[in-house]
RNA sequence: AGGCUCGUGGCUCAGUCUGGUAGAGCAGCCGGCUCUUAACCGGCAGGUCUGGGGUUCGAAUCCCCACGGGCCUA
Numbered sequence: 001a002g003g004c005u006c007g008u009g010g011c012u013c014a015g016u017c018u019g020g021u022a023g024a025g026c027a028g029c030c031g032g033c034u035c036u037u038a039a040c041c042g043g044c045a046g047g048u049c050u051g052g053g054g055u056u057c058g059a060a061u062c063c064c065c066a067c068g069g070g071c072c073u074a
């Protein structure tokens, strides 16, 4: 320098192909159970999806640029 891939709650990830209400597990908080704790059960809160621009009635999703992580080639 070039190519591929990833970026979504605190963490690990799904959702992208085929645009149409942003989700799960763990963690956190509240409650139940228990003599108490753990485990188990129920509930709650938390992210406008790396940033900017474009297309569209509508973008996490499609297009362009940039930034960051990983891998490969030179």
Base pairs, nucleotide, nucleotide: 001073002072003071004070005069006068007067010026011025012024013023020057028044029043030042031041032040050066051065052064053063054062